Overview
A computed fold for a 681-nucleotide part of an RNA from a metagenome, annotated as large-subunit ribosomal RNA, domain II. Its mean pLDDT, the model's own confidence on a scale to 100, is 84.
Context: one part of a larger RNA
RNA sequence: UCCGGCGAGCGUAUGUAUGUAGCAAGGUUAAGAACUUAAGGUUCGAAGCCGCAGGGAAACCAAGUCUGAAUAGGGCGAAUGAGUUGCAUGCAUAGGGCCCGAAACCAGGUGACCUAGCCAUGUCCAGGUUGAAGUGAGAGUAAAAUCUCAUGGAGGACCGAACCGACCUCCGUUGAAAAGGCGGCGGAUGAGGUGUGGCUAGCGGAGAAAUUCCAAUCGAACUCGGAUAUAGCUGGUUCUCCUCGAAAUAGCUUUAGGGCUAGCGUUGUGAAUGAUUACCGGAGGUAAAGCACUGAAUGGGCUAGGGGACGAAAGUUUACUGAACCCUAUCAAACUAAGAAUGCCGGAUAAUAGAGAUCACAGCAGUCAGACUGUGUGAGAUAAGUCUCAUAGUCAAAAGGGAAAGAGCCCAGACCCACAGCUAAGGUCCCAAAAUAGAUUUAAGUGGAAAAGGAUGUGGGGUUGCCCAGACAACCAGGAUGUUGGCUUAGAAGCAGCCAAACAUUAAAAGAGUGCGUAAUAGCUCACUGGUCGAGUGACCCUGCGCCGAAAAUUCAUCGGGGCUAAAAUGUACACCGAAGCUUGGGAUGAUGACUUUGUCAUCGUGGUAGGAGAGCGUCGUAUAAGGGGUGAAGUCAGAGCGGAAGCGCUGGUGGACUUUAUACGAGUGAGAAUGCCGGA
Numbered sequence: 001u002c003c004g005g006c007g008a009g010c011g012u013a014u015g016u017a018u019g020u021a022g023c024a025a026g027g028u029u030a031a032g033a034a035c036u037u038a039a040g041g042u043u044c045g046a047a048g049c050c051g052c053a054g055g056g057a058a059a060c061c062a063a064g065u066c067u068g069a070a071u072a073g074g075g076c077g078a079a080u081g082a083g084u085u086g087c088a089u090g091c092a093u094a095g096g097g098c099c100c101g102a103a104a105c106c107a108g109g110u111g112a113c114c115u116a117g118c119c120a121u122g123u124c125c126a127g128g129u130u131g132a133a134g135u136g137a138g139a140g141u142a143a144a145a146u147c148u149c150a151u152g153g154a155g156g157a158c159c160g161a162a163c164c165g166a167c168c169u170c171c172g173u174u175g176a177a178a179a180g181g182c183g184g185c186g187g188a189u190g191a192g193g194u195g196u197g198g199c200u201a202g203c204g205g206a207g208a209a210a211u212u213c214c215a216a217u218c219g220a221a222c223u224c225g226g227a228u229a230u231a232g233c234u235g236g237u238u239c240u241c242c243u244c245g246a247a248a249u250a251g252c253u254u255u256a257g258g259g260c261u262a263g264c265g266u267u268g269u270g271a272a273u274g275a276u277u278a279c280c281g282g283a284g285g286u287a288a289a290g291c292a293c294u295g296a297a298u299g300g301g302c303u304a305g306g307g308g309a310c311g312a313a314a315g316u317u318u319a320c321u322g323a324a325c326c327c328u329a330u331c332a333a334a335c336u337a338a339g340a341a342u343g344c345c346g347g348a349u350a351a352u353a354g355a356g357a358u359c360a361c362a363g364c365a366g367u368c369a370g371a372c373u374g375u376g377u378g379a380g381a382u383a384a385g386u387c388u389c390a391u392a393g394u395c396a397a398a399a400g401g402g403a404a405a406g407a408g409c410c411c412a413g414a415c416c417c418a419c420a421g422c423u424a425a426g427g428u429c430c431c432a433a434a435a436u437a438g439a440u441u442u443a444a445g446u447g448g449a450a451a452a453g454g455a456u457g458u459g460g461g462g463u464u465g466c467c468c469a470g471a472c473a474a475c476c477a478g479g480a481u482g483u484u485g486g487c488u489u490a491g492a493a494g495c496a497g498c499c500a501a502a503c504a505u506u507a508a509a510a511g512a513g514u515g516c517g518u519a520a521u522a523g524c525u526c527a528c529u530g531g532u533c534g535a536g537u538g539a540c541c542c543u544g545c546g547c548c549g550a551a552a553a554u555u556c557a558u559c560g561g562g563g564c565u566a567a568a569a570u571g572u573a574c575a576c577c578g579a580a581g582c583u584u585g586g587g588a589u590g591a592u593g594a595c596u597u598u599g600u601c602a603u604c605g606u607g608g609u610a611g612g613a614g615a616g617c618g619u620c621g622u623a624u625a626a627g628g629g630g631u632g633a634a635g636u637c638a639g640a641g642c643g644g645a646a647g648c649g650c651u652g653g654u655g656g657a658c659u660u661u662a663u664a665c666g667a668g669u670g671a672g673a674a675u676g677c678c679g680g681a
Stems, first nucleotide, its partner, number of pairs: 001681006012094012026050003032044005054061002064076004098236002101233001105226002108223003116200009125190001127159003130155001134151006163187003167184002170181002202218001204214003211220001239616003243612002249262005263367002265364007275352004279347004289336002294332003299327003305321002307318004370395007378387002400411003415587004420583003426577003429562003437572001439570003447564001453548002457545010474532005480505003485499003511526001515524002588606008617670001619667010635654005641648002
C1' cells in the first nucleotide's frame, strides 16, 4: 500500500405531534390471581390514571367564580362537547444514549533483582617511584638547637595495568547495541571498587541537589477498580430514486469557533390573499446646490471703538488696527432659506406573470467563520487579496460556453436520449469551428504593462499674421550721423551699473541698441532696408493615434504560441462560427386543472450543500400459505439478458444438501474513508 471480515442514532420510561385500530361521554386496566401450553396465552382483577367544569392562594362556591362595600366594572371560564387505550413513526427529557479519542482525579494493591542512600558481613587493588615523622651513628653544644650519613616507610602523594569512570573526535543513527564500537582520556590506599543478606514506597522514599533516581516509565511509579470519567474539541457515521430547499443576520449570553429566541427552509391543516407596473394620496431632508442660520475663510469699501502724533485743554489728525454694516468671490459628516432621482408607506381600479407567490396554526430542522465583484460611506495613507457597514449580483450550494490556465468577472441556470436546427458572451490567418470583408489612422511590434514631465512624430479641425505691389528660408549689399547721450567710474565709447527720455539728423533702412567680444576702444552679429530668387510661409488653439520618460534577479516570459504592418486601432456594412441557453423529435417524472374517472389530455415545472418530506431495493430471522431440491439446493465462476435506481433473472461450469416466493411482523439490516480493529498478501 492493497485484499477480506468486523465497525457508529440502540433499548427502557415519560411527554408531545402525526398516522392508524378499538371503544366512546366515556376510555383503560396495574400488581396480583385462576386455568392452560412445547414456546406461550386466555379469563378475572377499576386500586389507579386521563376525559366529561370552572374560578380562587385557600376555605369554598359552581356555569360560573375571583376581586370588591357593590346587584358596578374588570380577570379567567361556560355558552361554541371528544376523549381514551394500544400500535407505528418524528422529536424531546432521564440515564454511557451515534461511535472512537484525552491530559487528568480518586480508592485499594504491587514493586529498592534497575537505581539512590543506609545497615550487617565478606572480598579486591600487577608493577614501578617519591622518601614525612620517628630511630641509630657521627659532627656539634655548657646542655640544647642544629647539621651530615644511615635506617624507617607516611601520604584523600606520583607513574601505570586489573577495576571503576566517561573529557574529545570519528563511526554507528530501520545500529552488532532502545546509549554501543575504534582511538586517545580521568581515578586507580581511597569521600576507593565490589559480592551476599537486609531496610526506606508514591499526598511517599532516596538524593555530595541534576526536577536526579525509585525495574528501558517520573514536576509525582506501576497495576486493577470508580469507568462507557468528562471532552461547548477533532475525526468517522454504511443501499437507491423522487420532491422542495436554506443560513453564515438581529437580540441576549464569563459570550464571541458554544448556546437560546427571532429571521430564512420544509411537511401538514386551514384561510384568501400576496408581488410588479400604470394611476392616486402621503411622510422625508440624502445627492446636487446654497450661504438666510451655525461655524470656517478671502479681497475691497465704509465705519464705532482702540493705538500713535500734535495740543495746556477742548479737540484735531493718522501710509496703524479694527467689531458691525455694504459689495465681490468661497467651504462644511455633526450648517440649511430652498431641494431632487431612487427608495419607503397606504389605496380603489386595470394590466402582467398564472408562478412551490401571501397569511395563520402545528410537526421537524439546519444556519449564527462567509467570500469576491460593482455602487454609496466610514477606518486606513481617497494603501492592502486590509478592516467595518449599506445595497445589488455571483460563488457558497452551479455544471456548460468565454476570459490561454482561474470559486466570486462576462454569457447562461444541466430531467434523459439524438451523427437535427438557431443564437448569447466571445470570436472568424494557422494551432482551432467560423471573413485573409471594405473605409480611415498608427510605423511605435504601439497593439502585446505605467506617471509627472518633455519633443518641428504624424492625421483632422479652427483663429490669425505676411505674401506675385514678390512673402518665408538662403545668398549679395547696407546697418550711418549728433555721440564716447548724461551720471558714475581708474576706464564705462550701443552692450558693469544708475538716470531720463525713448531725442534728433541723413536716409531705401539703421535701437542712445538683440547677442558674442575688449581693460576700455576695436571687431563680429541682430533688429531694420535694398537686391537675387519665385510660391506659399509663420504664430497660436482644440483634437485622434503614436515617441521618450521605462533598471532585476534560472532563456525568450507584460500577444496562450506560431507568427502579424494587419492577423493592430477607430467607424461602417453584411455573413458565419459559437453553450448542457432556445427550437425540433422521442421518453421519464412532480404540481395544478379538465374529462369520456383510475388513465388520458392540457398548462407550468424537474442544478443543488446543510436540511425537511415521500416512494422503494436488498440482508438476517419469525408466523401463515404455496413451492423447488442427488434427474443436483445454497454458495461460487462465466456469459453483449431485464429494470428508472438500489437491484433481479436465465443458461452453462463448479459444488454436493438444503432452499425459494407471497403476505404480515421483528431487527446485531447495507461500508471507502474514523493516523479505525483483527487476519492475510